[in-house]
The part of an RNA shown here (small-subunit ribosomal RNA, central domain) has 346 nucleotides and comes from a metagenome. Its Rfam family is "Bacterial small subunit ribosomal RNA". The prediction has a mean pLDDT of 89. The full RNA is in RNAcentral, with records from SILVA.
Context: one part of a larger RNA
This record gives sequence, structure tokens and C1' cells, in this order.
RNA sequence: UUGGGCGUAAAGGGUGCGCAGGCGGUAAGCAAAGCCUGGUGUGAAAUAUCUCAGCUCAACUGAGGGGACGCACUGGGAACUGGUUUACUAGAGUAUAGGAGGGGUAGUUGGAAUUCCAGGUGUAGGGGUGAAAUCUGUAGAUAUCUGGAAGAACACCGGUGGCGAAGGCGAACUACUGGCCAUAUACUGACGCUGAGGCACGAAAGCGUGGGGAGCAAACAGGAUUAGAUACCCUGGUAGUCCACGCCGUAAACGAUGUACACUAGGAGGUGGGUGGUAGCAUUCAUGUCCGAAGCUAACGCAUUAAGUGUACCGCCUGGGGAGUAUGCUCGCAAGGGUGAAACUC
Repeated sequence: UUGGGCGUAAAGGGUGCGCAGGCGGUAAGCAAAGCCUGGUGUGAAAUAUCUCAGCUCAACUGAGGGGACGCACUGGGAACUGGUUUACUAGAGUAUAGGAGGGGUAGUUGGAAUUCCAGGUGUAGGGGUGAAAUCUGUAGAUAUCUGGAAGAACACCGGUGGCGAAGGCGAACUACUGGCCAUAUACUGACGCUGAGGCACGAAAGCGUGGGGAGCAAACAGGAUUAGAUACCCUGGUAGUCCACGCCGUAAACGAUGUACACUAGGAGGUGGGUGGUAGCAUUCAUGUCCGAAGCUAACGCAUUAAGUGUACCGCCUGGGGAGUAUGCUCGCAAGGGUGAAACUC
């Protein structure tokens, strides 16, 4: 609960697509559903209200008056909303001519490093730490050179730089493919915005089947440290990390800021286009970053990428704990996810 809010106090759905629904540009005509205005009928009486009257007053009782408002029928109006018809181009979109990009998928290739294997040189240590030890080495290690194998990740470029709806994306090349931006011309003619349900995507970890396994590394083992040390440090090390396919569906999924549109001082850099100029540069559109006016804010701060001023639609909040628990339903192989209380207590 006809109220106030959601950057940090409780509160923006992880993200998109989109059915229903809600909302919707400019001009004219038509009808008149909403809307405005009149008439008629009706909404019993009592009650309520106003005036007057009767009981000595009042309560009480009686008489009279009155509207408001609802509904039905009917006459009229046409600004706005809705309907319909016709038209328009400023919203939205299409085509052609260009551009930038780690956007996505698949394939091919490359070098550095690491570990391992084989061989050469070579000899007593190496490794590790705060210091050590476990560990490793005369069965020849560490170091160094040559050759080979494997897997994973791509130094420099690299940037408050780019791309993507978000998650996210970084070696090179090839193929296929999505989106975006500016300018010019032509075209469609409101085709739009939002979006409960729904559908799709969705880091890491985890799960299933089959591969792969260099390095790293939960668990685990040992060595230290310590009063203890189920840790921090060290030596090892298995799942996992990688690939394919299928699940899971959650994160501080964050800008802790929903989407779209319009309006409201400026200044400084960056990125991608266009225009003008011989050039330095100027200007314009898009995008990203910083500082600031008005305004907003509890303050911090935000400030044309708003947390300002408005509109449309969706999601969400309502003291702390109990509790994101129990229960029911539902999804999942499971782990668990979604939805989601109350008693009690402060």
C1' cells in the first nucleotide's frame, strides 16, 4: 500500500531475442466507443440532509423541500484518446558505393620457454629457505652443447587502445560468418519502444563418456615453523586445468547504476570515419577516458555515456536474526539450482 524508493543504506533480473499485454510521429476526412453537454425515465418508503411544526425542552415524532450520484433510452458537440480511410517523412528500416576491429566457428602453420628421452663435454655438488631439512647427485647430477618427443600458453607490439548483448575475446595465415560506423543518393512509409510468461546464450568450479596430460596444482604424503600448526614456507603429488560431445546455470555475472527516446554550460586527451586546407591544423559524426556549470545527492560523489529534467514499459525493495533455511512444486545423473515461508527472538 491512491505513499516512498532501488550507485554505496533493503532493492536493477547475468545478458539478449521476443508472443501476449502496456505505450506510441505528422496532416486531413469519416463515424462517434471513451469524453463533454441537454432531455426523459428510474434508483419504494423509512434512514441521512435542509426548513417548518407537535410533545414544557431534548431525545423522539410529523409535514414539506432539495440536490449530488448511478443506470437505461434519446438529442447535440468533435479538442483529446481509441477505430477507420487517405496521405506524409523528421522515428524505424532496405539497397548501392567505403571503413576499423583480440566479434564468432573450423582448419593449417610458427617461434620462445618448460619438462622428459638419447648422446657429447665435465666434476662434486645441486636444489630450496628467514635459516634449514625432506628431495636430488660418483649407478655421474647441477652447468653446457647437439638431436628428438610431448602438452599447454602465445613475450615484445599492448595502450583508462579495439570488438562483443552479456559471459568474454590477444602468435600468424586461410575459409565461412554476425554486428558496428561515417558520407552521399535512391527506396519502404510508423513497419516503432518496452516486454509478464517463453526461448537462447551464459566465467570459474563441478558432473557424464571418450581422448590427452608438459607445466601448474585442491586432496594427500613428507620436511620445517610452532606451545600446538589438520595452515602460512619448502620437497613431492592425484583429481582438475587441455580437446570432442553432452549436462550444470551459478559469481563482488560490478559501472554494485534495467531498456528506449527527448532536453539541459563548457574544457582536455584517445580511437574510427567524413569535410576543408599545400602543411601544421580546423571542423563534423560515432565511440571510449578525464575534469568540471546548472541541477541533483544524507554525504561521498554524479554531471550530454547523469545519479540532472521529463516520458513509456519491465524487474525489484519494505527492520535485524531465524533464512535464501523448512515445506510443497519444479529442473538436474549428481552436486545442487529456481520458487520460497512461519514459529520464535531482538